[in-house]
Context: one part of a larger RNA
RNA sequence: GAUGAACGCUGGCGGCAGGCUUAAUACAUGCAAGUCGAACGGUAACAUGAUGUAGCAAUACAUUGAUGACGAGUGGCGCACGGGUGCGUAACGCGUAUGCAACCUACCUGUAACCGGGACAUAACGUUGAGAAAUCGGCGCUAAUAUUCCAUAGCUAUAUAAAGAGGCAUCUUUUUGUAUAUAAAGAUUUAUUGGUUAUAGAUGGGCAUGCGUAUCAUUAGAUAGUUGGCGGGGUAACGGCUCACCAAGUCGACGAUGAUUAGGGGUUCUGAGAGGAAGGUCCCCCACACUGGAACUGAGACACGGUCCAGACUCCUACGGGAGGCAGCAGUAGGGAAUAUUGGGCAAUGGAGGCAACUCUGACCCAGCCAUGCCGCGUGAAGGAAGACGGUCCUAUGGAUUGUAAACUUCUUUUAUUAUAGAGUAAACUCGGGGACGAGUCCCCGAUUGAGAGUAUAUGAUGAAUAAGCAUCGGCUAACUCCGUGCCAGCAGCCGCGGUAAUACGGAGGAUGCAAGCGUUAUCC
Numbered sequence: 001g002a003u004g005a006a007c008g009c010u011g012g013c014g015g016c017a018g019g020c021u022u023a024a025u026a027c028a029u030g031c032a033a034g035u036c037g038a039a040c041g042g043u044a045a046c047a048u049g050a051u052g053u054a055g056c057a058a059u060a061c062a063u064u065g066a067u068g069a070c071g072a073g074u075g076g077c078g079c080a081c082g083g084g085u086g087c088g089u090a091a092c093g094c095g096u097a098u099g100c101a102a103c104c105u106a107c108c109u110g111u112a113a114c115c116g117g118g119a120c121a122u123a124a125c126g127u128u129g130a131g132a133a134a135u136c137g138g139c140g141c142u143a144a145u146a147u148u149c150c151a152u153a154g155c156u157a158u159a160u161a162a163a164g165a166g167g168c169a170u171c172u173u174u175u176u177g178u179a180u181a182u183a184a185a186g187a188u189u190u191a192u193u194g195g196u197u198a199u200a201g202a203u204g205g206g207c208a209u210g211c212g213u214a215u216c217a218u219u220a221g222a223u224a225g226u227u228g229g230c231g232g233g234g235u236a237a238c239g240g241c242u243c244a245c246c247a248a249g250u251c252g253a254c255g256a257u258g259a260u261u262a263g264g265g266g267u268u269c270u271g272a273g274a275g276g277a278a279g280g281u282c283c284c285c286c287a288c289a290c291u292g293g294a295a296c297u298g299a300g301a302c303a304c305g306g307u308c309c310a311g312a313c314u315c316c317u318a319c320g321g322g323a324g325g326c327a328g329c330a331g332u333a334g335g336g337a338a339u340a341u342u343g344g345g346c347a348a349u350g351g352a353g354g355c356a357a358c359u360c361u362g363a364c365c366c367a368g369c370c371a372u373g374c375c376g377c378g379u380g381a382a383g384g385a386a387g388a389c390g391g392u393c394c395u396a397u398g399g400a401u402u403g404u405a406a407a408c409u410u411c412u413u414u415u416a417u418u419a420u421a422g423a424g425u426a427a428a429c430u431c432g433g434g435g436a437c438g439a440g441u442c443c444c445c446g447a448u449u450g451a452g453a454g455u456a457u458a459u460g461a462u463g464a465a466u467a468a469g470c471a472u473c474g475g476c477u478a479a480c481u482c483c484g485u486g487c488c489a490g491c492a493g494c495c496g497c498g499g500u501a502a503u504a505c506g507g508a509g510g511a512u513g514c515a516a517g518c519g520u521u522a523u524c525c
Stems, first nucleotide, its partner, number of pairs: 001524003005521005012377006018370002020335001025333003029330003034077003039074002042070002046068003049064006084288003093213008103205002108201007116150004125140006156181011186193002214260003221251003226248004231243003263285004267278004290311005313324004341367001343366003349363001350361004380411004390402005416462006425452001430447008469514005474495003480509005490497002
């Protein structure tokens, strides 16, 4: 000098940040991923209409998917993002620089082409059964952008033949021919939108390589899928990735193997620098999601709030069997020196779905708590000597000091209290109107939308009014006297103080330093 700090004493305000460093311990409760009726069959609730019944009427009840809508269900997209944590990992994990002639990429953009005809089911629903429940079964009906078959096949894929071009070794690529194989879906407000195939791009990933990346040699040898090859399999793709066979290799004092510790980086702190230390907040990458294992679905996961199995733990049970996973946001218990609210809102930014309206969003934006830090402001200003009273000290009728300090006079009002006004953050989407041309895009005008918040801010009024502490004073080190104590009580970072005149202990007066903080402790340079 610094800190994600803690402790002691003290504490006025604001802005901007930060806030479980320990138990990756266990978790009550609520919320954190849905959306689409412009894919579908439908109609549980709500509303409207129609019809009927009762009633003089208001109205009540019933029927009806007819309409707005929509619970549950089929289907699509999303749930692989966003958010958390740092257990593991000394590794192509990360950083940096390259390569892929060895690769994939939903949604998005450009280009080219196509969208013809059928079929079988199933959930919902009805009925019935088993079970305490979770849930599961039998029979019957039905739809689709669900599933499936056929047609078409330029481009595409695979095999093969010929000719040409290029390179980087395996090779790559162009043209032509033959054979084989594979598509599609509709909705609608008739404006569109969606579907299929191919290709190019963009974006995101996968893989490989050079170099760099902690300590221990009181760890010296390690290795059988081990090292290489031929072949089969597997993968989006290369590869012992895997398997059969063959060979006997491969790594190592330029530190293999083993052990211990640890997420890495941008950065942060310190330092003149070189270096040393750290990796919290923010950003990038990685790993993990009660512990271990496994795959399914999918463009993408071996998937935090999905599935299956095993285990530990907790809960329910009718004892037969079931349910769960906060290292999401709050919150609880525990641990600890120690770390916050079971708050508001989707108004903004961003994300998912949707033509849209909109819905969802503990991401995010805000508010609450905490002097935890940094920065700023204030606790008044000017005048004022009888140098007042009181305190302290002394050489004591007096003097010194506290001290222009107070009183007193004049002034100001940051702040405070109160009153009035009151933002920016909002521009869009959408709707209405108008215009331009390239005719489905763009532009203009108007309307609509604020959680924070009656907040920030501005103006007026009142009145010095609401606001100072902490540590130190022997030397290092700025700041000295008196009293008490008497090697006691105590102090102390080092040297060292204290045994009767202690500037070093305790108190007082005074002084010094910093200041809404000041000291102490811990850690790093």
The part of an RNA shown here (small-subunit ribosomal RNA, 5' domain) has 525 nucleotides and comes from an uncultured bacterium. The full RNA is in RNAcentral, with records from ENA. Model confidence (mean pLDDT): 85 of 100. It matches the Rfam family "Bacterial small subunit ribosomal RNA".